RNA sequence: GCCCCCUUAGCUCAGUGGAUAGAGCACCUGCCUUCUAAGCAGAUGGUCGAGGGUUCGAAUCCUUCAGGGGGCG
Repeated sequence: GCCCCCUUAGCUCAGUGGAUAGAGCACCUGCCUUCUAAGCAGAUGGUCGAGGGUUCGAAUCCUUCAGGGGGCG
């Protein structure tokens, strides 16, 4: 220098054009328990890496950039 992949909650990830963006774990509250753990219930937490574009509508498609990983030279 060229090519490919990834970026969504604190962490690990799902969601591949359609209206309110989700799960598990963690954290917090409550129940239970003599207490803790486990179990059960609930709540909180997101400008979907950034900019631009396409579309009636974008986390999703196109493009540029940034960060991370891999391959080739």